[in-house]
RNA sequence: AGAGUUUGAUCCUGGCUCAGGAUGAACGCUGGCGGCGUGGAUAAGGCAUGCAAGUCGAGUGGGUUUAGACCCACGGCAAACGGGUUAGUAACACGUAGGAAUCUGCCCUGAAGUCCGGAAUAACUCGGAGAAAUCCGAGAUAAUACCGGAUAGUCCCGCAAGGGUAAAGUACUCCGGCUUGCCGGAGUUUCGCUUCAGGAGGAGCCUGCGUCCUAUCAGCUUGUUGGUGAGGUAAUGGCUCACCAAGGCUAUGACGGGUAGGGGGAGUGAGAGCUUGACCCCCAACAAUGGAACUGAGAACUGUCCAUACACCUACGGGUGGCUGCAGUCGAGAAUCUUCCACAAUGGGCGAAAGCCUGAUGGAGCGACGCCGCGUGCUUGAUGAAGCCCUUCGGGGUGUAAAGAGCUUUUCUGUCUGAGAAAUCCCCCACCACUUUGCGAAAUUAUUAGUUUUGUAAUUUGGUUGGAUUUUUCAAAGUGGUGGGGGAUGAUGUUAGGACAGGAAUAAGGGGUGGCUAACUUCGUGCCAGAAGCCUCGGUAAUGCGAAGGCCCCAAGCGUUAUCCGGAUUUACUGGGCGUAAAGCGUGUGUAGGCGGUUUUAAUAGUGGCUGGUUAAAUUUCGGAGCUCAACUCCGAAGCCGCUAGUCAAACGUUAAGACUGGAGCAAGCGAGAGGCCAAUGGAACUUACCAAGUAGGGGUGAAAUCCGUUGAUAUGGUAGGGAACACCAAAGGCGAAGGCAAUUGGCUGGCGCUUAGCUGACGCUGAGACACGAAAGCGUGGGUAGCGAACGGGAUUAGAUACCCCGGUAGUCCACGCCCUAAACGAUGCCAACUAGCCGUUCGGAGUAUCGACCCUCCGGGUGGCGAAGCUAACGCGUUAAGUUGGCCGCCUGGGAACUACGGCCGCAAGGCUAAAACUCAAAGGAAUAGACGGGGAUUUGCACAAGCGGUGGAUCAUGUGGUUUAAUUCGAUGUUACGCGAGGAACCUUACCAGGGCUAGACAUCCUAAUGAAAGCCUUCCGAAAGGUAGGCCCUCUUUUAGACAUUAGGGUCAGGUGAUGCACGGUGGUCGUCAGUUCGUACCGUGAGGCGUUCCCUUAAGUGGGGCAACGGACGCAACCCUUAUUCUGUGUUAUACGUGUCACAGGAGACUGCCUCUGUAUAAGAGGAGGAAGGUGGGGAUGACGUCACAUCAGCGUGUUCCUUUGAUGUCCUGGGCGACACACAUGAUACAAUGGUCAGGACAAUGGGUUGCCAAGCCGUAAGGCGGAGCUAAUCCCAUCAAACUUGGCCUCAGUUCGGAUUGAGGGCUGCAACUCGCCCUCAUGAAGCUGGAAUCGCUAGUAAUCGCGGAUCAGCCAUGCCGCGGUGAAUACGUUCUCAAAUCUUGUACUCACCGCCCAUCAAAUCAGGGAAGUCGGUAGUACCCGAAGUAUCUCUUUCGAGAGGUCCUAAGGUAAGAUCGGUGACCAGGAUUAAGUUGUAACAAGGCAUCGGUAGCGGAAGCUGCCGAUG
Repeated sequence: AGAGUUUGAUCCUGGCUCAGGAUGAACGCUGGCGGCGUGGAUAAGGCAUGCAAGUCGAGUGGGUUUAGACCCACGGCAAACGGGUUAGUAACACGUAGGAAUCUGCCCUGAAGUCCGGAAUAACUCGGAGAAAUCCGAGAUAAUACCGGAUAGUCCCGCAAGGGUAAAGUACUCCGGCUUGCCGGAGUUUCGCUUCAGGAGGAGCCUGCGUCCUAUCAGCUUGUUGGUGAGGUAAUGGCUCACCAAGGCUAUGACGGGUAGGGGGAGUGAGAGCUUGACCCCCAACAAUGGAACUGAGAACUGUCCAUACACCUACGGGUGGCUGCAGUCGAGAAUCUUCCACAAUGGGCGAAAGCCUGAUGGAGCGACGCCGCGUGCUUGAUGAAGCCCUUCGGGGUGUAAAGAGCUUUUCUGUCUGAGAAAUCCCCCACCACUUUGCGAAAUUAUUAGUUUUGUAAUUUGGUUGGAUUUUUCAAAGUGGUGGGGGAUGAUGUUAGGACAGGAAUAAGGGGUGGCUAACUUCGUGCCAGAAGCCUCGGUAAUGCGAAGGCCCCAAGCGUUAUCCGGAUUUACUGGGCGUAAAGCGUGUGUAGGCGGUUUUAAUAGUGGCUGGUUAAAUUUCGGAGCUCAACUCCGAAGCCGCUAGUCAAACGUUAAGACUGGAGCAAGCGAGAGGCCAAUGGAACUUACCAAGUAGGGGUGAAAUCCGUUGAUAUGGUAGGGAACACCAAAGGCGAAGGCAAUUGGCUGGCGCUUAGCUGACGCUGAGACACGAAAGCGUGGGUAGCGAACGGGAUUAGAUACCCCGGUAGUCCACGCCCUAAACGAUGCCAACUAGCCGUUCGGAGUAUCGACCCUCCGGGUGGCGAAGCUAACGCGUUAAGUUGGCCGCCUGGGAACUACGGCCGCAAGGCUAAAACUCAAAGGAAUAGACGGGGAUUUGCACAAGCGGUGGAUCAUGUGGUUUAAUUCGAUGUUACGCGAGGAACCUUACCAGGGCUAGACAUCCUAAUGAAAGCCUUCCGAAAGGUAGGCCCUCUUUUAGACAUUAGGGUCAGGUGAUGCACGGUGGUCGUCAGUUCGUACCGUGAGGCGUUCCCUUAAGUGGGGCAACGGACGCAACCCUUAUUCUGUGUUAUACGUGUCACAGGAGACUGCCUCUGUAUAAGAGGAGGAAGGUGGGGAUGACGUCACAUCAGCGUGUUCCUUUGAUGUCCUGGGCGACACACAUGAUACAAUGGUCAGGACAAUGGGUUGCCAAGCCGUAAGGCGGAGCUAAUCCCAUCAAACUUGGCCUCAGUUCGGAUUGAGGGCUGCAACUCGCCCUCAUGAAGCUGGAAUCGCUAGUAAUCGCGGAUCAGCCAUGCCGCGGUGAAUACGUUCUCAAAUCUUGUACUCACCGCCCAUCAAAUCAGGGAAGUCGGUAGUACCCGAAGUAUCUCUUUCGAGAGGUCCUAAGGUAAGAUCGGUGACCAGGAUUAAGUUGUAACAAGGCAUCGGUAGCGGAAGCUGCCGAUG
């Protein structure tokens, strides 16, 4: 410090998610030790048991006791501290800074006092009640308990005079009395007591400022606000009461609702901030819930009284209790500890002290809950062991890791030792200080304060002495302190630490491993199981699931979950935005508020400087120190950003006073205008009625129909009526704040511009609320209604058509008045001011030049447009009319949906408007631009694409292929174009992959090893068998470099073979297709933030991205073309063959020829085009080969190769064999053949080719057979011989004469021939006989542009033969037509739109049906909360009355807790049912939107409709 995620890619906007830190945590797996911390966050729910507040005999009385001592009661002090919790509280509760009208036990300082008396009472004793708790009566007694009196100032009251108010003793020493238990007195001092003043600390009260969310809480308040008087309090005060006044608070948020203890601080963050308030400290509040007072200096957790709920005891009469103290228990919960030890230390209470009490505290225990530290060994050790994992099978990894060897002992176990926390306390000693007393010495000073008593000296000066004061020394006693010595006190504690012994001995896991994010392989699984923080992963090769191995990170922990901060500049003060992404109110006028021109003087609540106070400690930072280090603790410093007081300054700001004219306004003159309101008038068109004239149609549409018309329409003319709107002018024009405004004239009226520079003198800008205006539609009342026209009716279209189109047509549109208040109310751009290049229009005004005047021209100002510098912007774009650079003010935004919604409130007659959420759900939703693809978008161009023609297919029969069906099997593949006479250019066996059956298992085939043989195999023969195979006999007896090897076979063994099994969606190779279409790209440069563009677009041209021109491009590559083959003409050479021997055809080889070269015209001067000449051939001469980047997960694992996977010691998916099947047959399709006939058939005669093939072959002559064929064997390894007379169509002649025929030949019968082991399934051919359908073929559809179509035959491959009518070639005869590019199909280039990119076979909307979820409404119903009115009213303070044994009792009044009744408010639970919403691989209906989305879309409004939606009116262009 960033990263992932919207897209095909890009930039931006914007959300979601992650990496970090933290926690009083919890959960999962794991767990060695120690130190320091920390631990009921939920039910302020209920609690068994024990303990948590006592102490004092030096205040007093008594009881018990041998004693020490203990107990009860009165009394004093304490119990108001300490400890717990956070329920309540939004408040002077807290924090901070101040203040005045107060109180204060114990403590400290100072002053004064502490005298004389008195009456009771508890314990106790006696009696009584009760189960108990407890209580009653009688009797006696003490005090530091209580009371009276005295005294009285610095206290209280009061102006003063004056008046008033207090106390308590105890201990020690000594003395006296004494029934030696007790009493009295004196002295001294300890601890007390009383009064006053002050202090310290504590407490109460008041004030400024700060302190959460909510306006879907906007008005609140009657003791309320103030005053006077009184009461009350420690004290101010409506704190309370009486009277008077009517105030007080609030948009700077009152009142209400929700939530919450506050702070120091803590977490995080660079900071600003945000979140938080555990532990520790300060403050507040609370103590089962509610109320109340008492005592006291001070008030109630373990005090009192009452009420309520709950629990317990009970003899049923009545009582008792309060863990939010420490432990502990139940409950609820994800979750939080021991019913421990000790007062040794620190602190607190009481006490003179010893001491007692102390669940405060000090410690220990439990919990990895957190932080910190330590350890689980160290060195060596390669043959890189074994195991496990991976592997390309070679090896690699785990890995010096282990084992082994040596060493060490932190820790552990055992034994022993051992600080410090101890200081207080007691005893002794020394010293010091203080107090008192006694004794002595010295110095200084000069009569001085209050009381009492007494005396001396001096009187000018000096000296001496006494007194007083001060200092000092010594002695004694007491108290306190310091130091030293001795003794006693330790819960922790078997402490920390140390020594010795033992032995590597006791000690490693968790998470991750696709990217973010460090770390990868194998196996299993197969959209399953599962993972997941986000993006996403998993459908047979998963680095993402599960496991294993490896690796990475952290480590006694590691992960997960929850929450907070950060990243998030994603609420933006620091530090964001609003044209199109979310976001400018529809517009104005203006209130509060905010901001404000030039200048002078003064002041100084803002601002700045300096100084003082405070900001508790802890925490934080820095420096240092102590525990072995650290955590932790201690010391010092800084800091604590704030508040406050004083003082200085006066630039800015503010305030006050004054001045100015530039902002603003006024005035004068001139001007333009659909600005507004009212009234009148006008013509065109339309429509209605009537009249005239006229006849059969009119109207309407893509085409029609409904409709109108012979009762006379439409068309034409005339007359009259009516309503609405105002052509031309008219424009990018004008006016207005916006909405909006258009005939003409008149009236009333608002605003604006220019010029002049006369007047005012900052009067200004903006503007929350508020108010006003506000298109269309809509609403109310009353009119009006020509045209148009929601709804509605009808006609069409359609699968349907609640639409688009047509015929009608009601509201409405119009007027008046009143509402409504919304629009894409848009420039999607708030208002005001200033500044920052221009150029070109237009409108209004002015000036200048000029003119008779005007126009034109130049300049200035105001408006309205276009293009553009700089700049801005994500880009598009904006650009003096800013979206630039700045200032002021307002409004608004914070992911999409839910939702312009619900609920509530306000407004409205209604429709509805304004304001405006949440649950839930998604990881996107969006903006701009880019490349494609697509469009029932556009432009241009091409193609047998259409058109023009010729011939076919589709109908029949047959052949072949396919589907389907059948079958034991009908092997497999190919399936729109781009499968279907395709793989197959030859299925009877074989092929053959399929089926049935019979065999074989290292195998039919390959390599290696061992052994044997020299063969085996083969041939002949025998037997079994369907064959394979097995068996027996015979024949046969290899080669060479010759101890041996090669080769072959058999047998055995193991590495292995084999598979036409699967996957063409794992692949190579090959092929098809777009398409022989003209395209596809690269380098450098340039442009752009970028994707990308440019080049390759544009103009002309071409078959062509062919060529030329131009150009931010210049060059290059793959394609095009050319080069290659063939063919057409010719020449030369050579050559077999043919031959009439001259030579010609032909073959081969090498040349020539064609290049827009020449001419004319067109064109841009080119490229090129049109025509012509010559020429065998003319503009690529014809044909072929040649197929760019790529597309279709196209085809092929069965041609071949190949990854992975499967089958294989077996009853095989291997292999061999026999037979069958691939040839089936109701049917459908595709490709063909033959026909339907006379342009023909048949018979007879006659003529003309080319390409090819041939020795396992082609086969002549001749003979036989009707023929197929047979015999025969010449010739030929081919220009020689043969197929092969080489042919048919053709031609000549005869017959047939329009018919199912002398057409057609299917089918079938009989007889033959040929090939082959073998023609049954299942071959071909011949002869005779038979003689089917079919008379030119529906919708639809195919090929072809010239030697082409059509038609005719010939040859070849494969091949024993052939199902060939197929395929590949060859030649013969030989046409017609093309105006042209509107349409169909396909393609190309440019452009345009896009919500598509799996790319239109796209995307996508709504209803309905199903399931789930959350929220809303709802007749009701059940609760909570806060109040109001009334009723009742405990305890208790105050007060009144009565009684009284004077202690008190009884009753009443005011206030009041709880309770009750009533009507409402508000919040929540639940609720049949209702409506909408969201989500959910493959449901239904349609097709609304995206392209002109097939009716452009969208906004507002209204009606209608299964649904998207449609239609009307106005508006926007997105």
The RNA shown here (small-subunit ribosomal RNA) has 1518 nucleotides and comes from an uncultured Candidatus Saccharibacteria bacterium. It matches the Rfam family "Bacterial small subunit ribosomal RNA".